[in-house]
Molecule: transfer RNA
Organism: Solirubrobacteraceae bacterium
RNA sequence: GCGGCGGUAGCUCAGUUGGUAGAGCGCGAGCUUCCCAAGCUCGAGGUCACGGGUUCGAGACCCGUUCGCCGCU
Numbered sequence: 001g002c003g004g005c006g007g008u009a010g011c012u013c014a015g016u017u018g019g020u021a022g023a024g025c026g027c028g029a030g031c032u033u034c035c036c037a038a039g040c041u042c043g044a045g046g047u048c049a050c051g052g053g054u055u056c057g058a059g060a061c062c063c064g065u066u067c068g069c070c071g072c073u
Stems, first nucleotide, its partner, number of pairs: 001072007010025004019056001027043005049065005
C1' cells in the first nucleotide's frame, strides 16, 4: 500500500427484509431474612466510532475519515 471483518448501555453482545434500540452481567431501590448470600419485583443508564449522502423514515444502504483484529504484498 491492497483486501476482509469489526466499533451499539460500565462490560460481553443481539438487532434477520430500512419502521424510530434490547438481553445477560454489573449498578440503584424495594420485597423476603435475626444478619449475609441466594431469589423475586421495579428503576436509572445510549450523539448506535466520527462526518456527509439517499429516503417520508437509517444501528442496518452509499461515500469519506478514524480506531482495532486478520490476511496479502